About this RNA
Predicted 3D model of a 392-nucleotide RNA (Bacterial RNase P class A) from a Sphingomonadaceae bacterium.
RNA sequence: UCAGAGGGCCGGGCGGCCGCCGCCACCCAUGCAGGGUGGGGGAGGAAAGUCCGGGCUCCGCACAAUCACGGUGCCGGGUAACGCCCGGCGGGGGCGACCCCAGGGAAAGUGCCACAGAAAGCAAACCGCCAAACAUCGGCAACGGUGUGGCAAGGGUGAAAGGGUGCGGUAAGAGCGCACCGCGCGGGCGGUAACGUCCGUGGCAGGGUAAACCCCACCGGGAGCAAAAUCGAAUAGGGACGGCGCCGCGUUGAGCAAUUGGCGCGCGGGGGUGGUUGUCCCCCAGUCGUCCGGGUUGAUUGCUUGACCCCAUGUGCAAGCAUGGGGCUAGAGGAAUGGUCGCCCAACCCCUAUGGGGUGGACAGAACCCGGCUUACAGGCCCUCUGACAUU
Numbered sequence: 001u002c003a004g005a006g007g008g009c010c011g012g013g014c015g016g017c018c019g020c021c022g023c024c025a026c027c028c029a030u031g032c033a034g035g036g037u038g039g040g041g042g043a044g045g046a047a048a049g050u051c052c053g054g055g056c057u058c059c060g061c062a063c064a065a066u067c068a069c070g071g072u073g074c075c076g077g078g079u080a081a082c083g084c085c086c087g088g089c090g091g092g093g094g095c096g097a098c099c100c101c102a103g104g105g106a107a108a109g110u111g112c113c114a115c116a117g118a119a120a121g122c123a124a125a126c127c128g129c130c131a132a133a134c135a136u137c138g139g140c141a142a143c144g145g146u147g148u149g150g151c152a153a154g155g156g157u158g159a160a161a162g163g164g165u166g167c168g169g170u171a172a173g174a175g176c177g178c179a180c181c182g183c184g185c186g187g188g189c190g191g192u193a194a195c196g197u198c199c200g201u202g203g204c205a206g207g208g209u210a211a212a213c214c215c216c217a218c219c220g221g222g223a224g225c226a227a228a229a230u231c232g233a234a235u236a237g238g239g240a241c242g243g244c245g246c247c248g249c250g251u252u253g254a255g256c257a258a259u260u261g262g263c264g265c266g267c268g269g270g271g272g273u274g275g276u277u278g279u280c281c282c283c284c285a286g287u288c289g290u291c292c293g294g295g296u297u298g299a300u301u302g303c304u305u306g307a308c309c310c311c312a313u314g315u316g317c318a319a320g321c322a323u324g325g326g327g328c329u330a331g332a333g334g335a336a337u338g339g340u341c342g343c344c345c346a347a348c349c350c351c352u353a354u355g356g357g358g359u360g361g362a363c364a365g366a367a368c369c370c371g372g373c374u375u376a377c378a379g380g381c382c383c384u385c386u387g388a389c390a391u392u
Stems, first nucleotide, its partner, number of pairs: 001388010012344007020042002023039006044363001048374002051372005056224004062279006069220005074088005089103001090101004104215002109213002111209003126155002128151003133148006163181006182204001183202008228301004238292007247266008268284005308327008345361001347359005
């Protein structure tokens, strides 16, 4: 100097004028509504996606088991928790810094592996190799051909062909034998562990695929701020259809009687935010479900002090954790932070060149809150590391 890798930050600034929202104090007004002065504050790193995890609210104060469904999937740590983050192990890519992995199980079972190829799950022979053994033909013989037979080492096809490379052996071959690698089993050492490494032993030969069904381990009740709570107001305690039912016992009151009311119990009926079962709870001659219709669409709360933010120290490889100090930073309610002028600044272009002119500054707007992930982003800055070239 060029090329790359990882991490962090900003994303317009200043001033004037007019305007918007909310809070606090004071004053005016006051039936309500409102007005004035002063002070402080007012969209994000992703507010987006609605993909995860929660806090919170309700389903009754609920609980347990099981099934379905859904999710995660190497080990250890962090966290309120997670499918997130950190560190490591294994596999893969890259010269490297680094990056990627939907990372348990194929010997429980089922399915699939197109085309090509002889053959893609229990075997098989397309081109081929052999002529030791047997048979046969030709030949004086050597030898040659064919058949029975032996072979899967060589070639071809393919993503993948029944472990790989080499040596020996054989008629030619083959783990047939041997060496190394691979695989199974047993053990030593290191590590919390995933795993690594070493030794011994066995010729061992059941390919691949589970973001295919499935098996295994672990986790999960549901619905959601349009949750819900309070106050006020109004209406039709409406209508239709359907499910299961229309029980028993005790006690007490009324009544001439028929009968009727209250209370309690029950193994009776209906219901209780995935299904079922049990406990428990609510209602009871009722109870639940669906549809049609009517009323209210008012006010307040929820609503911003939080697993919050910033700084320092200690600790840890780190993610984080602990301690101390400081801070309060939107809370709208059909939805507020805008408009205009001037200067400066980043980038690009032009010119009469240290000045002037022009274009022009991304993605994008909270709505209960928080921790993550994913996606979008003009332009610019900082730190660390890797490779190449040159110079000293």

The sequence was found by an Rfam model in a public genome assembly.